[in-house]
This is a predicted structure of a 73-nucleotide RNA (transfer RNA) from a Nanobdellota archaeon.
Parts: sequence; C1' cells; structure tokens
RNA sequence: GAUCUCGUAGCUCAGUCGGUAGAGCACAUGGCUGUAGACCAUGGGGUCGCUGGUUCGAGUCCAGCCGAGAUCG
Repeated sequence: GAUCUCGUAGCUCAGUCGGUAGAGCACAUGGCUGUAGACCAUGGGGUCGCUGGUUCGAGUCCAGCCGAGAUCG
C1' cells in the first nucleotide's frame, strides 16, 4: 500500500426483511442477614466510532474518514 471482517451501555455481546435499541455481568437503592456475600425486588446508564447521502423513516443500505484485527504485497 491492497483486500476482507469488525466498531452498539462500564465489560462481553444480541438486534430478523429499514419501523425509532435489548440481554447477561457490573453499578445504585430497598428487602433479607449480627456484618458481608448469595438471593429477591426496583432503578439509573446509549444521540449505535465520526461526517455526509438515500428514504416518510437508518444500528441496519451507500460514500468518505478514524480505529482494531486478519490475509496478501
């Protein structure tokens, strides 16, 4: 330098045919407990890497850029 894959919550990931975003763990509060842990209940947390485009509507499709990985040179 070229090609391909990936980028979504603090972490690991899901998200169908484009219809307005979820799970587990973690965290907070309450319950339980002599305390803690475990367990139970509730809750907070995301402009989906960035900028544009297409569309009534984009995490999803298209282009450029940034980052990570793999292969080739």
Its Rfam family is "tRNA". The family's RNA type in Rfam is transfer RNA.